RNAcentral holds the sequence, with entries from MGnify. Predicted 3D model of a 123-nucleotide RNA (c-di-AMP riboswitch aptamer (ydaO/yuaA leader)) from a soil metagenome.
[in-house]
RNA sequence: AGCCGAAUCCCUGCAUUGCUGCGGGGAACGGGGGACCCACUUCUUGGGGCUAAUCCACUUCGGUGGAGGCGCAGGCUCCUUACGCGCCAGCCCGACAGCUAACCCCGUAGGCCGACAAAGGAG
Numbered sequence: 001a002g003c004c005g006a007a008u009c010c011c012u013g014c015a016u017u018g019c020u021g022c023g024g025g026g027a028a029c030g031g032g033g034g035a036c037c038c039a040c041u042u043c044u045u046g047g048g049g050c051u052a053a054u055c056c057a058c059u060u061c062g063g064u065g066g067a068g069g070c071g072c073a074g075g076c077u078c079c080u081u082a083c084g085c086g087c088c089a090g091c092c093c094g095a096c097a098g099c100u101a102a103c104c105c106c107g108u109a110g111g112c113c114g115a116c117a118a119a120g121g122a123g
Base pairs, nucleotide, nucleotide: 002112003111004110008027009026010025011024012023013022014021015020028108029107030106031105032104033103038098044095046096047093048092049091050090054067055066056065057064058063068088069087070086071085072084076123077122078121079120080119081118
């Protein structure tokens, strides 16, 4: 040396006292497109993608319930208390996308002190 997340690091130019900001390049990480083979053949009920961010039923349209998914921080991982608790937003493509070697393109944001509540144990 906090956590969620791909969202970090390095070099460089300019601006800045500095913190830092913007531009360029690289690494690393993440995502999309895209053959053969294989799979699917399925049509406006459009379809698809990022993400945990969905699906179903009911509804007095405010929500409620169920399924599924993600999370619950003090360096990290796992276990127990635990049949516990919280959350399920937002955005993009534009008639089009199965998988997918080669190849091509894009991203490096945001947010958090909350979850009975935190505690204990192992590494």